RNA sequence: CCGUGCUAGGCGGGGAGGUAGCGGUGCCCUGUCGCUCGCAAUCCGCUCUAGCGAGGCCGAAUCCCCGUUCGAGGGGGCGGCCUUUGGGGUCAGUACGCCGUCCGAAGGCGUCGAUGGCCGGGUCCCGUGCGGUGAGCGAUCGCGAACCAGGUCAGGUCCGGAAGGAAGCAGCCUUAAGCGGAGCCGCUCAUGCGUCGCGGACCAACCUGGCCGGAGCCGACGAACGGCGGGCACGCCCGAAGGACCGUCUUCGAAGACGGGUGCACGG
Numbered sequence: 001c002c003g004u005g006c007u008a009g010g011c012g013g014g015g016a017g018g019u020a021g022c023g024g025u026g027c028c029c030u031g032u033c034g035c036u037c038g039c040a041a042u043c044c045g046c047u048c049u050a051g052c053g054a055g056g057c058c059g060a061a062u063c064c065c066c067g068u069u070c071g072a073g074g075g076g077g078c079g080g081c082c083u084u085u086g087g088g089g090u091c092a093g094u095a096c097g098c099c100g101u102c103c104g105a106a107g108g109c110g111u112c113g114a115u116g117g118c119c120g121g122g123u124c125c126c127g128u129g130c131g132g133u134g135a136g137c138g139a140u141c142g143c144g145a146a147c148c149a150g151g152u153c154a155g156g157u158c159c160g161g162a163a164g165g166a167a168g169c170a171g172c173c174u175u176a177a178g179c180g181g182a183g184c185c186g187c188u189c190a191u192g193c194g195u196c197g198c199g200g201a202c203c204a205a206c207c208u209g210g211c212c213g214g215a216g217c218c219g220a221c222g223a224a225c226g227g228c229g230g231g232c233a234c235g236c237c238c239g240a241a242g243g244a245c246c247g248u249c250u251u252c253g254a255a256g257a258c259g260g261g262u263g264c265a266c267g268g
Base pairs, nucleotide, nucleotide: 001268002267003266004265005264006263009058010057011056012030013029014028015027020047021046022045023044024043035055036054037053038052039051064261065260066259067258068257069256073252074251075250076249077248078247079246080245081243082242083241084240085239086238087237088236091235093234094233096229097228098227099226100225101224103222104221107218108217109216116212117211118210119209120208121207122206123205125200126199127198128197129196130194131193132191133190134189135188136187137186138185140181141180142179143178149174150173151172152171157166158165159164
């Protein structure tokens, strides 16, 4: 080195799940397609050399074992995106309300004179005058005292010899307090009254008169931008659930590729 017969070993592997753990049945992935029968999910069989039982085939290398590489695919974490949902009102972007600037603009005003400028008046405020109105007082008119007001005091009374004198009721005249009338006059006060006057203040705004001058002025509404506001429909913020999507990290990892390793007996 060749031949024959054997043996170790092999006749798929992996992920998730499940389990104290391992393997299997069931699910998923891979693919060089790789035996048969029986068992089995509130399961079956085992115990770190971790399916068991029965039978069959290959068999020392393309096939068995180890390492490296590559990497289908599965699992997990985080993030993004999307969907659904709970909450918030601090953020204030969209939307909404108000305001402003600028641009546009339906329409309107204007040579019977726009915007603007000058002079003046009014609206508003303060003081004051006048008038009106009201109240009070005075003045005026009338009434107004049994006695305690006045005058005159018949009669009567008193003093006196007389002359004469004194007090004084009723009546008449008058008046005080008070009451009333008229509202003419004067004064004081008040006033939410006035096509009223004067002075001041204001000199912003509005209305208005006159003059100058000679062509513009107003503008519903809308766009853009800015300011303010409230509110929670959206955005935003804080969560929850889901996704067959995307990214990243991690874990397991089939098949493939490469390298290395592994016998026994007999005969030539």